Source information:
This is a predicted structure of a 387-nucleotide RNA (Bacterial RNase P class A) from Micrococcales bacterium KH10. It was read from a public genome assembly, where an Rfam model found it. It matches the Rfam family "Bacterial RNase P class A". Gene Ontology terms of the family: tRNA processing, ribonuclease P activity and dimeric ribonuclease P complex. About the family: Ribonuclease P (RNase P) is a ubiquitous endoribonuclease, found in archaea, bacteria and eukarya as well as chloroplasts and mitochondria.

[in-house]
RNA sequence: UGAGUCGACUAGGCGGUCGCGUUAGGGUGGUUGUCUGCCCUACCGAGGAACGUCCGGGCUCUAUAGAGCAUGGUGGUGGGUAACGCCCACCCGGGGUGACCCGCGGGACAGUGCCACAGAAAACAGACCGCUGCGAUGGAUUUCGGUUCGUCGCAGUAAGGGUGAAACGGUGGUGUAAGAGACCACCAGCGUGCCGGGUGACCGGUGCGGCUCGGUAAACCCCACCAGGAGCAAGGUCAGGCAGGAUACGUUCGAGGGCUGCUCGCCUAAGUAUCCGGGUAGACCGCUAGAGGGUGUCGGCAACGGCACUCGUAGAUGGAUGACCGCUACCCGCCUGCUGGCAACGGCAGACGGUGACAGAACCCGGCGUAUCGGUCGACUCAUCCG
Numbered sequence: 001u002g003a004g005u006c007g008a009c010u011a012g013g014c015g016g017u018c019g020c021g022u023u024a025g026g027g028u029g030g031u032u033g034u035c036u037g038c039c040c041u042a043c044c045g046a047g048g049a050a051c052g053u054c055c056g057g058g059c060u061c062u063a064u065a066g067a068g069c070a071u072g073g074u075g076g077u078g079g080g081u082a083a084c085g086c087c088c089a090c091c092c093g094g095g096g097u098g099a100c101c102c103g104c105g106g107g108a109c110a111g112u113g114c115c116a117c118a119g120a121a122a123a124c125a126g127a128c129c130g131c132u133g134c135g136a137u138g139g140a141u142u143u144c145g146g147u148u149c150g151u152c153g154c155a156g157u158a159a160g161g162g163u164g165a166a167a168c169g170g171u172g173g174u175g176u177a178a179g180a181g182a183c184c185a186c187c188a189g190c191g192u193g194c195c196g197g198g199u200g201a202c203c204g205g206u207g208c209g210g211c212u213c214g215g216u217a218a219a220c221c222c223c224a225c226c227a228g229g230a231g232c233a234a235g236g237u238c239a240g241g242c243a244g245g246a247u248a249c250g251u252u253c254g255a256g257g258g259c260u261g262c263u264c265g266c267c268u269a270a271g272u273a274u275c276c277g278g279g280u281a282g283a284c285c286g287c288u289a290g291a292g293g294g295u296g297u298c299g300g301c302a303a304c305g306g307c308a309c310u311c312g313u314a315g316a317u318g319g320a321u322g323a324c325c326g327c328u329a330c331c332c333g334c335c336u337g338c339u340g341g342c343a344a345c346g347g348c349a350g351a352c353g354g355u356g357a358c359a360g361a362a363c364c365c366g367g368c369g370u371a372u373c374g375g376u377c378g379a380c381u382c383a384u385c386c387g
Base pairs, nucleotide, nucleotide: 001383002382003381004380005379006378007377008376009375010374012328013327014326015325016324017323018322020045021044023042024041025040026039027038028037029036030035047358051369052368054367055366056365057364058363059231060230061229062228066264067263068262069261071227072226073225074224075223076090077089078088079087080086091105092103093102094101095100106222107221111220112219113216114215115214128161129160130157131156132155133154134153135152136151137150138149139148140147141146169187170186171185172184173183174182188212190209191208192207193206194205195204196203197202235285236284237283238282244276245275246274247273248272249271256268257267258266292311293310294309295308296307297306298305299304330356331354332353333352335350336349337348338347339346340345
């Protein structure tokens, strides 16, 4: 200097004019009601994702009683956290020169299923081409001992070739009629004993052994762990208002109800279910002081936690936070001038213009996923050059 990898912050700034909302203070009225109208002043007033509604909670209701099954979720180990399917560190496997990145990471010896086509054969499978022996038969040749080629039948074989994504270990030898872990040496794999390191998943070393028993669970399934349900349109308070009728079942021999579904158990209960018809839709709470933010320090590899000090940072309800002006920062487009370079292309200065990305709180918080114009900073890796 260039190319990369990982992480953090930010999302224009300053000033002015008008307008809007909560809260506080002041003033002035009204129908005396902690009610309400108007005016003035002050502080504060959308996000890194507010989006998705994919997870986890806080909170609220669900009975005073549950239990089992079903269902759903997660899946290496150890930590963090209120908790999680999240975060951190590590292990194993894979990718990359590397920094780093990826993983639906327990089990195929519980069982079932699937592996098209090709191929002899796709799980205890198998003989298409071959190789060997025996028998029969034909040809050539012969030093008449035999040699060689072809066809058919029987037996042996899976080393060689072929098919395929994958064919029941690999290399070399012994052995055999020809072969084969049949046997042997070394290696890989699997099982297992011992030693060492580690909290652990695992890693390293060494010995023994049958010789080797496919893949797939992001297929059903098995194993381990977790999970009641519904959700702020939850749930409460106040005010106000009406009109019941029909049918069916039931009233202690119990209808109905008890909040995913089913079963059992337990509790409650005189009404319940369906249809027709009438009234109400207002105000207030929940609603913002929180597993909160900031600074410093200590512990920890880290995620994160402790301690001290400090701050008060929207709370709307058809639903506020907007519009305009000036200066200016960044970015984009275009033009002019100077300049580097062979070129591609770049640098500096000036003028003009710009409707400047994704996008809008609604109970709150921790994550993940998705969208996105730019800007700033840090650490690390590789290549090249200089010292």